[in-house]
């Protein structure tokens, strides 16, 4: 000093000035304004809406098919697909990071080109055997190499992303887990050690089984629907209108869902097009909340428990700015000076420049993406002392 | 808020039950006919399949974020 990993922090303060949006109070006005005082006004991610949750309405929220999601264990959690910690498999020289990480010996598909064969497979070459055939050689017994036909062989060659374990002996025609040692896996038994995934260790079986499940499916778990345009209270206005299905004890429709089936509600309406009205009115939900901070237990951690403080935006397509000075932060020049043998570096003083991503719309917990600063450790290379 | 769809050559489209060097039409440019242009013939260029990851031997196709860009939903009656 270059590359890098990990874990936090900050989100510029203080003062004038002129502004914005709500609150509580004065006071002015009279029929909706004006004005002052006090007091508050974004974020790590307010974003995307990608999950989970409260909250609210559906009369209950029942079963089953069918859909959707999730998939190593344990553990937090109101839950999560979230998050800790651990096992396994990668990657990385390393700090350290990453996995949608259940079943392929439950069944079906699929695997292009190439290749002889792509599944409990497969003789193209090449190895070995037999039988014919003509040739050469001959001690006339046969014996060589070629061609055909029929068989045997997974070693060796060649394809391919992938051909059904590796070395090495025995066998054998030639070969071959055929046998055998060993070494990898893989299933069963048994031991040890963890709560569990699992991991060691010892024996058995030549079992040696392909690959894909972000192909179908199979096993576990979960999911009732809809969303503050949820819901409820008041006002206000029409043409409270037209056409059509279809329905009344053989029961429409409805329980906001594809379908059944069970419990019910439900004595009259339901629904589809076409046209009308408010022109998206005015309260309430509304913001005290699984809540923030600090301290102590307990736990490796996520996180719990307890005690203590503190109240901190709630609007309409939406407000939280803007200018100036001072003073902080950064990074460039140039100037002074200091340390250090040197690489290198601190400290003043100007001058110029710059400060990112982006803005709450019921409310949390989260993940994912948008970015500037800056600090601690900790890798790992160089170069110089 | 909440559903839903689509992003493939300049332009409108195929192809998306994984197997390619990704194709059709108009445009484009070249040549050839023609006094010249249009028409027609004949060739030729032009895509990293909207960015990025990940699953496979292989991704425009399959999953997952991300961007763009578009639809449709309010109340009375």
């Nucleotide at each position: 000093g270059g590359a890098g990993a990990a874990a936090g922090c900050c989100a510029g303060a203080c003062g004038a000035u002129c502004g914005c949006c709500g609150g509580u109070c004065c006071a002015u006005g009279u029929c909706c304004u004006u004005g002052g005082a006090c007091g508050g006004g974004a974020g790590g991610a307010a974003a995307g809406u990608c999950c989970g949750g409260g909250c609210u309405c559906c009369a209950c929220a029942g079963g089953g098919c069918a859909g959707g999601a999730u998939g190593g264990u344990c553990c937090c959690u109101a839950a999560c697909g979230g998050g800790g910690a651990c096992c396994g498999g990668g990657g990385g020289u390393g700090a350290c990071c990453c996995c949608a990480g259940g079943g392929a010996a439950a069944g079906u598909g699929c695997c292009a080109c190439a290749g002889a064969g792509a599944g409990a497979a497969g003789a193209c070459c090449g190895c070995c055997c037999g039988c014919c055939g003509g040739c050469a050689c001959u001690c006339c017994g046969g014996u060589g190499a070629c061609g055909g036909c029929g068989g045997g062989u997974a070693a060796g060659g060649g394809u391919g992303a992938a051909a059904g374990g590796g070395u090495g002996a025995g066998g054998u025609a030639a070969g071959a887990g055929c046998u055998c040692a060993c070494c990898a896996g893989u299933g069963c038994c048994g031991g040890c050690g963890g709560c569990g995934a699992c991991g060691c260790c010892g024996g058995c079986a030549g079992c040696u089984c392909g690959g894909u499940a972000a192909a179908c499916c199979c096993c576990a778990u979960c999911c009732g629907g809809a969303g503050c345009a949820a819901g409820g209270c008041c006002a206000a206005a029409u043409a409270g209108g037209g056409g059509g299905g279809u329905g009344u004890u053989u029961g429409a429709g409805g329980a906001c869902g594809g379908c059944c089936c069970g419990u019910c509600c439900g004595a009259a309406g339901c629904c589809c097009c076409c046209g009308g009205g408010u022109c998206a009115g005015g309260c309430c939900g509304c913001u005290u909340g699984a809540g923030g901070c600090c301290g102590u237990c307990g736990g490796c951690a996520a996180c719990g428990g307890c005690g203590g403080u503190c109240c901190u935006a709630g609007a309409g397509g939406a407000a939280u700015g803007a200018u100036c000075g001072u003073c902080g932060c950064c990074c460039g020049g140039c100037a002074g000076u200091g340390g250090g043998c040197a690489a290198c570096u601190g400290c003043u003083g100007u001058c110029g420049g710059g400060a990112a991503c982006a803005g709450a719309a019921c409310c949390c917990g989260g993940c994912u993406u948008a970015a500037g600063g800056u600090u601690u450790u900790c890798u790992u290379c160089g170069a110089c002392c | 808020g909440c559903g839903c769809c689509a992003c493939u050559a300049g332009c409108u489209c195929a192809g998306c039950u994984g197997g390619a060097u990704a194709g059709a039409g108009c445009g484009u440019c070249u040549g050839a006919c023609u006094a010249c242009g249009g028409a027609u013939c004949a060739g030729a260029a032009g895509g990293c399949c909207g960015g990025g990851a990940g699953u496979u031997c292989g991704a425009a196709u399959c999953u997952c974020u991300c961007g763009u860009g578009g639809c449709g939903c309010g109340c009375c009656a």